FMN riboswitch aptamer (RFN element) from Aceticella autotrophica, 116 nucleotides, folded computationally. Its mean pLDDT, the model's own confidence on a scale to 100, is 76.
RNA sequence: AUAGACCUUCAGGGAUCGGUGAAAUUCCGUACCGGCGGUAAAGCCCGCAAGCCUUAUGGCAGAUCUGGUGUAAUUCCGGAGCCGACAGUAAAAAGUCUGGAUGGAAGAAGGAAAAA
Numbered sequence: 001a002u003a004g005a006c007c008u009u010c011a012g013g014g015a016u017c018g019g020u021g022a023a024a025u026u027c028c029g030u031a032c033c034g035g036c037g038g039u040a041a042a043g044c045c046c047g048c049a050a051g052c053c054u055u056a057u058g059g060c061a062g063a064u065c066u067g068g069u070g071u072a073a074u075u076c077c078g079g080a081g082c083c084g085a086c087a088g089u090a091a092a093a094a095g096u097c098u099g100g101a102u103g104g105a106a107g108a109a110g111g112a113a114a115a116a
Stems, first nucleotide, its partner, number of pairs: 006111005015030001017029003031096002033084002035048004043082002051060003064080005086099003
């Protein structure tokens, strides 16, 4: 110095807006938000996690175009778009409310010891 095992810590953001209505933070309008790894810096390129189904193995799981710069960008800059788990809700459909969750986890950082 390297690989594997071990321990600790950390690891998700966003409406006290307006309208209609008997009733909506769920509809309509407007506003706002973007986990982790890879790669030219990414919610929408590839992969992973949360979630759901399954006895288990395992399975399902959203969304982008265009112009510019450049060796290289669906990642940067300009412009215009799009997407969003599950359960709940007196009567009305949820990315933003409530709940599982003081949880779990992709993963990030650090620590100590031994062997080759």